This is a predicted structure of a 74-nucleotide RNA (transfer RNA) from a Promethearchaeia archaeon. Its Rfam family is "tRNA". Rfam describes the family as follows. Transfer RNA (tRNA) molecules are approximately 80 nucleotides in length. NCBI's taxonomy places the organism under Archaea, Promethearchaeati, Promethearchaeota, Promethearchaeia. The coordinates come from a structure-prediction model, not an experiment, and the mean pLDDT is 83.
RNA sequence: GGCACUAUGGCUUAGCCCGGUAUAGCGCCUGACUUGUAAUCAGGCGGUCGGGGGUUCAAAUCCCCCUAGUGCCU
Repeated sequence: GGCACUAUGGCUUAGCCCGGUAUAGCGCCUGACUUGUAAUCAGGCGGUCGGGGGUUCAAAUCCCCCUAGUGCCU
RNA backbone atom coordinates (compact mmCIF):
# COMPACT_ATOMS: atom_id res chain seq x y z
P G A 1 -0.95 3.78 3.54
O5' G A 1 -0.81 2.78 2.28
C5' G A 1 -0.68 3.34 1.01
C4' G A 1 -0.69 2.24 0.00
C3' G A 1 -1.91 1.37 0.00
O3' G A 1 -2.99 1.93 -0.70
C1' G A 1 0.00 0.00 0.00
P G A 2 -4.50 1.66 -0.32
O5' G A 2 -4.72 0.15 -0.77
C5' G A 2 -4.71 -0.19 -2.15
C4' G A 2 -4.94 -1.68 -2.33
C3' G A 2 -6.18 -2.23 -1.64
O3' G A 2 -7.37 -2.00 -2.39
C1' G A 2 -4.33 -3.62 -1.17
P C A 3 -8.77 -1.83 -1.66
O5' C A 3 -9.09 -3.31 -1.14
C5' C A 3 -9.31 -4.37 -2.06
C4' C A 3 -9.50 -5.69 -1.35
C3' C A 3 -10.56 -5.73 -0.27
O3' C A 3 -11.88 -5.85 -0.79
C1' C A 3 -8.61 -6.76 0.53
P A A 4 -13.12 -5.25 0.03
O5' A A 4 -13.28 -6.29 1.23
C5' A A 4 -13.61 -7.65 0.95
C4' A A 4 -13.54 -8.50 2.20
C3' A A 4 -14.35 -8.00 3.39
O3' A A 4 -15.73 -8.34 3.29
C1' A A 4 -12.20 -8.59 4.12
P C A 5 -16.84 -7.36 3.92
O5' C A 5 -16.69 -7.64 5.49
C5' C A 5 -16.93 -8.94 6.01
C4' C A 5 -16.43 -9.06 7.43
C3' C A 5 -17.02 -8.07 8.42
O3' C A 5 -18.30 -8.43 8.87
C1' C A 5 -14.69 -8.18 8.72
P U A 6 -19.35 -7.27 9.29
O5' U A 6 -18.74 -6.71 10.65
C5' U A 6 -18.65 -7.55 11.80
C4' U A 6 -17.87 -6.87 12.91
C3' U A 6 -18.44 -5.53 13.38
O3' U A 6 -19.51 -5.70 14.28
C1' U A 6 -16.08 -5.38 13.09
P A A 7 -20.64 -4.53 14.37
O5' A A 7 -19.89 -3.36 15.17
C5' A A 7 -19.36 -3.61 16.49
C4' A A 7 -18.73 -2.34 17.05
C3' A A 7 -19.71 -1.18 17.22
O3' A A 7 -19.40 -0.45 18.41
C1' A A 7 -17.94 -0.54 15.80
P U A 8 -20.28 -0.76 19.71
O5' U A 8 -21.78 -0.42 19.26
C5' U A 8 -22.17 0.91 18.93
C4' U A 8 -23.65 1.08 19.11
C3' U A 8 -24.21 0.70 20.46
O3' U A 8 -24.06 1.76 21.41
C1' U A 8 -25.56 -0.23 18.78
P G A 9 -23.28 1.45 22.74
O5' G A 9 -24.44 1.49 23.84
C5' G A 9 -24.11 1.44 25.23
C4' G A 9 -24.98 2.47 25.96
C3' G A 9 -24.79 2.45 27.47
O3' G A 9 -24.77 3.79 27.95
C1' G A 9 -27.07 2.09 26.92
P G A 10 -23.36 4.47 28.17
O5' G A 10 -22.64 3.55 29.27
C5' G A 10 -21.32 3.87 29.73
C4' G A 10 -20.80 2.75 30.62
C3' G A 10 -20.74 1.38 29.96
O3' G A 10 -19.53 1.22 29.23
C1' G A 10 -21.84 1.21 32.05
P C A 11 -19.57 0.39 27.84
O5' C A 11 -19.66 -1.12 28.33
C5' C A 11 -18.59 -1.74 29.01
C4' C A 11 -18.92 -3.20 29.32
C3' C A 11 -19.40 -4.02 28.13
O3' C A 11 -18.35 -4.52 27.33
C1' C A 11 -20.86 -4.34 29.96
P U A 12 -18.57 -4.69 25.75
O5' U A 12 -19.57 -5.92 25.65
C5' U A 12 -19.12 -7.24 25.98
C4' U A 12 -20.28 -8.22 25.96
C3' U A 12 -21.07 -8.31 24.66
O3' U A 12 -20.42 -9.06 23.65
C1' U A 12 -22.56 -8.23 26.48
P U A 13 -20.68 -8.66 22.09
O5' U A 13 -22.27 -8.76 21.91
C5' U A 13 -22.90 -10.04 21.89
C4' U A 13 -24.42 -9.90 21.90
C3' U A 13 -25.07 -9.34 20.64
O3' U A 13 -25.15 -10.33 19.62
C1' U A 13 -26.08 -8.37 22.56
P A A 14 -25.45 -9.88 18.10
O5' A A 14 -27.03 -9.68 18.06
C5' A A 14 -27.88 -10.82 18.24
C4' A A 14 -29.34 -10.42 18.14
C3' A A 14 -29.77 -9.77 16.84
O3' A A 14 -29.96 -10.71 15.81
C1' A A 14 -30.71 -8.63 18.68
P G A 15 -29.60 -10.34 14.28
O5' G A 15 -30.52 -9.07 13.98
C5' G A 15 -31.94 -9.20 13.89
C4' G A 15 -32.59 -7.84 13.82
C3' G A 15 -32.17 -6.98 12.65
O3' G A 15 -32.89 -7.30 11.48
C1' G A 15 -32.16 -5.70 14.64
P C A 16 -32.14 -7.89 10.19
O5' C A 16 -31.31 -6.65 9.65
C5' C A 16 -31.98 -5.44 9.23
C4' C A 16 -31.00 -4.52 8.55
C3' C A 16 -30.20 -5.13 7.39
O3' C A 16 -30.00 -4.13 6.40
C1' C A 16 -28.72 -4.37 9.06
P C A 17 -31.04 -4.13 5.17
O5' C A 17 -30.53 -5.35 4.30
C5' C A 17 -29.27 -5.31 3.64
C4' C A 17 -28.91 -6.67 3.09
C3' C A 17 -29.91 -7.29 2.13
O3' C A 17 -29.71 -6.80 0.81
C1' C A 17 -29.29 -8.90 3.74
P C A 18 -30.97 -6.77 -0.18
O5' C A 18 -32.15 -6.09 0.61
C5' C A 18 -33.22 -5.42 -0.11
C4' C A 18 -34.43 -5.33 0.73
C3' C A 18 -34.21 -4.73 2.11
O3' C A 18 -35.35 -3.94 2.48
C1' C A 18 -35.13 -6.87 2.33
P G A 19 -35.44 -2.44 2.08
O5' G A 19 -35.57 -1.69 3.48
C5' G A 19 -34.64 -1.94 4.55
C4' G A 19 -34.81 -0.91 5.62
C3' G A 19 -36.24 -0.76 6.15
O3' G A 19 -36.16 -0.38 7.52
C1' G A 19 -35.53 1.25 5.17
P G A 20 -37.20 -1.20 8.54
O5' G A 20 -38.28 -0.08 8.89
C5' G A 20 -37.89 1.10 9.58
C4' G A 20 -39.10 1.87 10.05
C3' G A 20 -40.22 1.00 10.61
O3' G A 20 -40.85 1.70 11.65
C1' G A 20 -41.03 2.27 8.77
P U A 21 -40.76 1.14 13.18
O5' U A 21 -41.17 2.40 14.05
C5' U A 21 -40.49 3.65 13.88
C4' U A 21 -40.31 4.34 15.22
C3' U A 21 -39.45 3.58 16.22
O3' U A 21 -38.73 4.51 17.04
C1' U A 21 -41.62 3.82 17.09
P A A 22 -37.19 4.42 17.17
O5' A A 22 -36.88 3.07 17.97
C5' A A 22 -37.02 1.81 17.37
C4' A A 22 -36.10 0.79 17.98
C3' A A 22 -36.22 0.62 19.49
O3' A A 22 -37.28 -0.26 19.79
C1' A A 22 -33.92 0.66 18.79
P U A 23 -37.57 -0.72 21.33
O5' U A 23 -36.68 -2.07 21.44
C5' U A 23 -37.23 -3.12 21.91
C4' U A 23 -36.42 -4.41 21.83
C3' U A 23 -35.92 -4.87 23.19
O3' U A 23 -36.98 -5.36 23.99
C1' U A 23 -34.28 -5.34 21.54
P A A 24 -36.91 -5.18 25.57
O5' A A 24 -35.98 -6.38 26.05
C5' A A 24 -36.39 -7.72 25.82
C4' A A 24 -35.23 -8.67 25.96
C3' A A 24 -34.47 -8.58 27.28
O3' A A 24 -35.13 -9.28 28.32
C1' A A 24 -32.94 -8.63 25.50
P G A 25 -34.90 -8.82 29.84
O5' G A 25 -33.47 -9.37 30.21
C5' G A 25 -33.24 -10.76 30.22
C4' G A 25 -31.76 -11.06 30.34
C3' G A 25 -31.06 -10.41 31.52
O3' G A 25 -31.28 -11.07 32.75
C1' G A 25 -29.76 -10.11 29.58
P C A 26 -31.36 -10.18 34.07
O5' C A 26 -29.86 -9.68 34.28
C5' C A 26 -28.80 -10.60 34.54
C4' C A 26 -27.45 -9.94 34.43
C3' C A 26 -27.19 -8.77 35.38
O3' C A 26 -26.88 -9.16 36.71
C1' C A 26 -26.44 -8.21 33.22
P G A 27 -27.38 -8.25 37.90
O5' G A 27 -26.79 -6.80 37.59
C5' G A 27 -25.40 -6.56 37.65
C4' G A 27 -25.08 -5.13 37.27
C3' G A 27 -25.74 -4.05 38.13
O3' G A 27 -24.98 -3.82 39.32
C1' G A 27 -26.03 -3.51 35.86
P C A 28 -25.76 -3.51 40.67
O5' C A 28 -26.33 -2.03 40.45
C5' C A 28 -25.45 -0.94 40.28
C4' C A 28 -26.22 0.31 39.92
C3' C A 28 -27.42 0.62 40.81
O3' C A 28 -27.04 1.26 42.02
C1' C A 28 -28.08 0.79 38.57
P C A 29 -27.89 1.02 43.33
O5' C A 29 -29.22 1.86 43.05
C5' C A 29 -29.19 3.26 42.89
C4' C A 29 -30.58 3.80 42.61
C3' C A 29 -31.67 3.34 43.56
O3' C A 29 -31.68 4.05 44.78
C1' C A 29 -32.43 3.16 41.34
P U A 30 -32.21 3.33 46.10
O5' U A 30 -33.78 3.23 45.87
C5' U A 30 -34.57 4.41 45.77
C4' U A 30 -36.02 4.07 45.46
C3' U A 30 -36.66 3.04 46.36
O3' U A 30 -37.06 3.54 47.61
C1' U A 30 -37.18 2.57 44.10
P G A 31 -37.09 2.54 48.85
O5' G A 31 -38.36 1.62 48.58
C5' G A 31 -39.67 2.18 48.55
C4' G A 31 -40.67 1.19 47.99
C3' G A 31 -40.82 -0.13 48.72
O3' G A 31 -41.62 0.00 49.91
C1' G A 31 -40.70 -0.56 46.42
P A A 32 -41.41 -1.04 51.11
O5' A A 32 -41.99 -2.41 50.52
C5' A A 32 -43.38 -2.52 50.21
C4' A A 32 -43.71 -3.89 49.63
C3' A A 32 -43.30 -5.07 50.50
O3' A A 32 -44.26 -5.34 51.52
C1' A A 32 -42.62 -5.45 48.26
P C A 33 -43.77 -5.80 52.96
O5' C A 33 -43.12 -7.23 52.73
C5' C A 33 -43.90 -8.33 52.27
C4' C A 33 -43.04 -9.52 51.90
C3' C A 33 -42.04 -9.93 52.99
O3' C A 33 -42.65 -10.76 53.97
C1' C A 33 -40.93 -9.81 50.91
P U A 34 -42.44 -10.44 55.50
O5' U A 34 -40.91 -10.76 55.72
C5' U A 34 -40.43 -12.09 55.57
C4' U A 34 -38.95 -12.17 55.79
C3' U A 34 -38.44 -11.49 57.07
O3' U A 34 -38.62 -12.32 58.20
C1' U A 34 -37.06 -10.91 55.23
P U A 35 -39.26 -11.65 59.54
O5' U A 35 -38.14 -10.67 60.08
C5' U A 35 -38.46 -9.65 61.03
C4' U A 35 -37.18 -9.03 61.58
C3' U A 35 -36.18 -8.57 60.52
O3' U A 35 -36.49 -7.28 60.05
C1' U A 35 -35.07 -9.84 62.18
P G A 36 -36.43 -7.02 58.44
O5' G A 36 -34.86 -7.04 58.12
C5' G A 36 -34.02 -5.98 58.60
C4' G A 36 -32.57 -6.32 58.37
C3' G A 36 -32.19 -6.69 56.95
O3' G A 36 -32.00 -5.53 56.13
C1' G A 36 -31.24 -8.24 58.46
P U A 37 -32.30 -5.69 54.54
O5' U A 37 -31.12 -6.60 53.98
C5' U A 37 -29.80 -6.12 53.93
C4' U A 37 -28.83 -7.21 53.55
C3' U A 37 -29.04 -7.89 52.21
O3' U A 37 -28.59 -7.12 51.12
C1' U A 37 -28.56 -9.51 53.86
P A A 38 -29.36 -7.25 49.71
O5' A A 38 -29.08 -8.76 49.27
C5' A A 38 -27.79 -9.17 48.88
C4' A A 38 -27.75 -10.68 48.70
C3' A A 38 -28.67 -11.23 47.63
O3' A A 38 -28.12 -11.14 46.33
C1' A A 38 -28.89 -12.50 49.58
P A A 39 -29.11 -10.82 45.06
O5' A A 39 -30.08 -12.07 44.97
C5' A A 39 -29.57 -13.35 44.64
C4' A A 39 -30.64 -14.40 44.87
C3' A A 39 -31.95 -14.17 44.12
O3' A A 39 -31.89 -14.64 42.79
C1' A A 39 -32.41 -14.64 46.38
P U A 40 -32.70 -13.84 41.62
O5' U A 40 -34.23 -13.94 42.03
C5' U A 40 -34.88 -15.20 42.07
C4' U A 40 -36.28 -15.06 42.65
C3' U A 40 -37.15 -14.01 42.00
O3' U A 40 -37.75 -14.47 40.81
C1' U A 40 -37.26 -13.76 44.33
P C A 41 -38.01 -13.44 39.57
O5' C A 41 -39.23 -12.57 40.12
C5' C A 41 -40.48 -13.18 40.41
C4' C A 41 -41.43 -12.18 41.06
C3' C A 41 -41.58 -10.86 40.32
O3' C A 41 -42.46 -10.95 39.22
C1' C A 41 -41.27 -10.44 42.62
P A A 42 -42.25 -9.98 37.93
O5' A A 42 -42.71 -8.57 38.50
C5' A A 42 -44.06 -8.34 38.87
C4' A A 42 -44.26 -6.94 39.42
C3' A A 42 -43.69 -5.82 38.56
O3' A A 42 -44.52 -5.48 37.47
C1' A A 42 -43.07 -5.46 40.80
P G A 43 -43.87 -4.91 36.10
O5' G A 43 -43.45 -3.43 36.50
C5' G A 43 -44.44 -2.46 36.82
C4' G A 43 -43.82 -1.24 37.45
C3' G A 43 -42.79 -0.49 36.60
O3' G A 43 -43.38 0.33 35.60
C1' G A 43 -41.97 -0.71 38.79
P G A 44 -42.58 0.58 34.24
O5' G A 44 -41.33 1.47 34.71
C5' G A 44 -41.50 2.81 35.09
C4' G A 44 -40.26 3.34 35.78
C3' G A 44 -39.06 3.65 34.90
O3' G A 44 -39.19 4.89 34.21
C1' G A 44 -38.34 2.53 36.85
P C A 45 -38.31 5.14 32.89
O5' C A 45 -36.81 5.27 33.40
C5' C A 45 -36.44 6.34 34.24
C4' C A 45 -34.95 6.28 34.55
C3' C A 45 -34.04 6.30 33.33
O3' C A 45 -33.82 7.65 32.89
C1' C A 45 -33.35 4.62 34.83
P G A 46 -33.85 7.97 31.28
O5' G A 46 -32.47 7.34 30.80
C5' G A 46 -31.24 7.80 31.35
C4' G A 46 -30.13 6.84 31.02
C3' G A 46 -30.02 6.46 29.56
O3' G A 46 -29.29 7.43 28.83
C1' G A 46 -29.95 4.51 30.90
P G A 47 -29.92 8.05 27.46
O5' G A 47 -29.26 7.16 26.32
C5' G A 47 -27.85 7.01 26.25
C4' G A 47 -27.46 6.12 25.08
C3' G A 47 -27.85 6.65 23.70
O3' G A 47 -26.87 7.57 23.24
C1' G A 47 -28.28 4.32 23.89
P U A 48 -27.37 8.94 22.55
O5' U A 48 -28.32 8.45 21.38
C5' U A 48 -27.81 7.91 20.15
C4' U A 48 -28.95 7.44 19.32
C3' U A 48 -29.03 8.07 17.95
O3' U A 48 -28.31 7.32 17.00
C1' U A 48 -31.12 8.26 19.04
P C A 49 -27.11 7.96 16.22
O5' C A 49 -26.07 6.75 16.14
C5' C A 49 -25.36 6.34 17.30
C4' C A 49 -25.17 4.83 17.28
C3' C A 49 -24.68 4.25 15.96
O3' C A 49 -23.73 3.23 16.20
C1' C A 49 -26.68 3.20 16.61
P G A 50 -22.60 2.89 15.13
O5' G A 50 -21.42 3.88 15.53
C5' G A 50 -21.04 4.02 16.91
C4' G A 50 -19.82 4.88 17.00
C3' G A 50 -19.86 6.17 16.20
O3' G A 50 -20.54 7.20 16.88
C1' G A 50 -17.85 5.04 15.75
P G A 51 -21.47 8.27 16.01
O5' G A 51 -20.40 9.18 15.27
C5' G A 51 -19.58 10.08 16.02
C4' G A 51 -18.73 10.92 15.09
C3' G A 51 -19.49 11.58 13.96
O3' G A 51 -20.15 12.77 14.35
C1' G A 51 -17.57 10.54 13.09
P G A 52 -21.53 13.20 13.61
O5' G A 52 -21.05 13.65 12.17
C5' G A 52 -20.22 14.78 12.00
C4' G A 52 -19.78 14.92 10.56
C3' G A 52 -20.88 14.96 9.52
O3' G A 52 -21.53 16.22 9.42
C1' G A 52 -19.18 13.53 8.79
P G A 53 -23.11 16.29 8.96
O5' G A 53 -23.04 15.90 7.42
C5' G A 53 -22.46 16.78 6.49
C4' G A 53 -22.27 16.13 5.14
C3' G A 53 -23.52 15.71 4.40
O3' G A 53 -24.20 16.78 3.79
C1' G A 53 -21.93 13.99 4.26
P G A 54 -25.83 16.65 3.57
O5' G A 54 -25.97 15.51 2.45
C5' G A 54 -25.46 15.72 1.15
C4' G A 54 -25.57 14.48 0.30
C3' G A 54 -26.98 13.99 0.04
O3' G A 54 -27.64 14.73 -0.99
C1' G A 54 -25.60 12.17 0.60
P U A 55 -29.24 14.85 -0.97
O5' U A 55 -29.76 13.38 -1.28
C5' U A 55 -29.53 12.79 -2.53
C4' U A 55 -30.12 11.39 -2.58
C3' U A 55 -31.57 11.31 -2.18
O3' U A 55 -32.44 11.65 -3.26
C1' U A 55 -30.35 9.59 -1.10
P U A 56 -33.73 12.63 -3.01
O5' U A 56 -34.69 11.75 -2.08
C5' U A 56 -35.21 10.51 -2.55
C4' U A 56 -35.88 9.76 -1.42
C3' U A 56 -36.87 10.56 -0.58
O3' U A 56 -38.12 10.69 -1.23
C1' U A 56 -35.47 9.29 0.83
P C A 57 -38.97 12.09 -1.14
O5' C A 57 -39.41 12.15 0.37
C5' C A 57 -39.97 13.35 0.92
C4' C A 57 -40.55 13.07 2.28
C3' C A 57 -39.65 12.34 3.23
O3' C A 57 -38.75 13.20 3.90
C1' C A 57 -41.76 11.31 3.24
P A A 58 -37.25 12.79 4.09
O5' A A 58 -37.36 11.57 5.11
C5' A A 58 -37.80 11.77 6.45
C4' A A 58 -38.01 10.44 7.15
C3' A A 58 -36.81 9.52 7.19
O3' A A 58 -35.95 9.84 8.27
C1' A A 58 -38.72 8.31 6.52
P A A 59 -34.39 9.75 8.03
O5' A A 59 -34.12 8.17 7.88
C5' A A 59 -34.47 7.27 8.95
C4' A A 59 -33.39 6.23 9.16
C3' A A 59 -32.05 6.80 9.58
O3' A A 59 -31.36 5.85 10.40
C1' A A 59 -31.79 5.72 7.53
P A A 60 -31.60 5.93 11.98
O5' A A 60 -30.54 4.86 12.54
C5' A A 60 -29.16 5.16 12.49
C4' A A 60 -28.33 3.89 12.48
C3' A A 60 -28.35 3.15 11.15
O3' A A 60 -27.34 3.64 10.28
C1' A A 60 -28.81 1.65 12.92
P U A 61 -27.69 3.78 8.69
O5' U A 61 -28.13 2.33 8.21
C5' U A 61 -27.22 1.23 8.29
C4' U A 61 -27.92 -0.06 7.89
C3' U A 61 -28.41 -0.09 6.44
O3' U A 61 -28.22 -1.38 5.90
C1' U A 61 -30.24 -0.37 7.92
P C A 62 -26.99 -1.61 4.89
O5' C A 62 -27.38 -0.69 3.61
C5' C A 62 -28.15 -1.21 2.55
C4' C A 62 -28.24 -0.21 1.42
C3' C A 62 -26.97 0.57 1.12
O3' C A 62 -26.07 -0.20 0.32
C1' C A 62 -28.80 2.06 1.22
P C A 63 -24.51 0.04 0.47
O5' C A 63 -24.23 1.45 -0.22
C5' C A 63 -24.44 1.63 -1.61
C4' C A 63 -24.09 3.04 -2.03
C3' C A 63 -22.75 3.56 -1.52
O3' C A 63 -21.67 3.12 -2.33
C1' C A 63 -24.41 5.18 -1.11
P C A 64 -20.26 2.91 -1.65
O5' C A 64 -19.72 4.40 -1.43
C5' C A 64 -19.47 5.25 -2.53
C4' C A 64 -19.04 6.62 -2.08
C3' C A 64 -17.90 6.65 -1.06
O3' C A 64 -16.63 6.49 -1.67
C1' C A 64 -19.61 8.11 -0.36
P C A 65 -15.46 5.85 -0.86
O5' C A 65 -15.03 6.99 0.16
C5' C A 65 -14.50 8.21 -0.31
C4' C A 65 -14.35 9.22 0.79
C3' C A 65 -13.55 8.76 2.00
O3' C A 65 -12.14 8.81 1.81
C1' C A 65 -15.52 9.81 2.72
P C A 66 -11.21 7.80 2.56
O5' C A 66 -11.29 8.29 4.07
C5' C A 66 -10.83 9.59 4.43
C4' C A 66 -11.22 9.93 5.85
C3' C A 66 -10.70 8.98 6.92
O3' C A 66 -9.34 9.22 7.27
C1' C A 66 -12.97 9.46 7.34
P U A 67 -8.47 8.07 7.88
O5' U A 67 -9.06 7.88 9.35
C5' U A 67 -9.00 8.94 10.30
C4' U A 67 -9.63 8.52 11.63
C3' U A 67 -9.12 7.21 12.19
O3' U A 67 -7.88 7.35 12.86
C1' U A 67 -11.48 7.27 12.31
P A A 68 -6.88 6.12 12.84
O5' A A 68 -7.54 5.07 13.84
C5' A A 68 -7.71 5.39 15.21
C4' A A 68 -8.52 4.34 15.91
C3' A A 68 -8.05 2.90 15.72
O3' A A 68 -6.95 2.57 16.55
C1' A A 68 -10.38 3.01 15.41
P G A 69 -5.98 1.41 16.02
O5' G A 69 -6.81 0.07 16.24
C5' G A 69 -7.23 -0.32 17.54
C4' G A 69 -8.12 -1.54 17.48
C3' G A 69 -7.56 -2.73 16.73
O3' G A 69 -6.65 -3.48 17.52
C1' G A 69 -9.79 -2.36 16.06
P U A 70 -5.51 -4.34 16.78
O5' U A 70 -6.30 -5.55 16.12
C5' U A 70 -6.96 -6.50 16.93
C4' U A 70 -7.69 -7.52 16.08
C3' U A 70 -6.87 -8.19 14.99
O3' U A 70 -6.02 -9.23 15.48
C1' U A 70 -8.95 -7.52 14.11
P G A 71 -4.68 -9.55 14.71
O5' G A 71 -5.15 -10.28 13.36
C5' G A 71 -5.80 -11.54 13.43
C4' G A 71 -6.37 -11.92 12.08
C3' G A 71 -5.39 -11.97 10.93
O3' G A 71 -4.60 -13.15 10.92
C1' G A 71 -7.34 -10.85 10.24
P C A 72 -3.20 -13.13 10.23
O5' C A 72 -3.50 -13.08 8.66
C5' C A 72 -4.16 -14.13 8.02
C4' C A 72 -4.53 -13.77 6.60
C3' C A 72 -3.38 -13.37 5.70
O3' C A 72 -2.65 -14.48 5.19
C1' C A 72 -5.15 -11.85 5.43
P C A 73 -1.13 -14.28 4.79
O5' C A 73 -1.18 -13.37 3.50
C5' C A 73 -1.77 -13.84 2.30
C4' C A 73 -1.79 -12.76 1.24
C3' C A 73 -0.44 -12.14 0.91
O3' C A 73 0.35 -12.95 0.04
C1' C A 73 -2.05 -10.43 1.16
P U A 74 1.92 -12.88 0.13
O5' U A 74 2.32 -11.42 -0.35
C5' U A 74 2.06 -11.02 -1.69
C4' U A 74 2.35 -9.55 -1.87
C3' U A 74 3.76 -9.11 -1.46
O3' U A 74 4.73 -9.37 -2.46
C1' U A 74 2.15 -7.59 -0.60